[in-house]
Molecule: transfer RNA
Organism: Thermoguttaceae bacterium
RNA sequence: AGCGGAGUAGAGCAGCGGUAGCUCGUUGGGUUCAUGCCCCAAAGGUCGUAAGUUCGAGUCUUGCCUCCGCCA
Numbered sequence: 001a002g003c004g005g006a007g008u009a010g011a012g013c014a015g016c017g018g019u020a021g022c023u024c025g026u027u028g029g030g031u032u033c034a035u036g037c038c039c040c041a042a043a044g045g046u047c048g049u050a051a052g053u054u055c056g057a058g059u060c061u062u063g064c065c066u067c068c069g070c071c072a
Base pairs, nucleotide, nucleotide: 002070003069004068005067006066007065010024011023012022013021018055026042027041028040029039030038048064049063050062051061052060
């Protein structure tokens, strides 16, 4: 060089082309004498990047970047 897989919130991961979510974590509140557990709520996302297709793209197509593996 070539082939395959992965990239989505701080972490781990979901997400049949039609509102971007779950668990943990973080913050605030409740509860408690207090801490923890538990309960409620909130913040946090240019969905790796740039184009294309489409009325509409996290999702389909292409180039590039990063990581993992295969082959030589």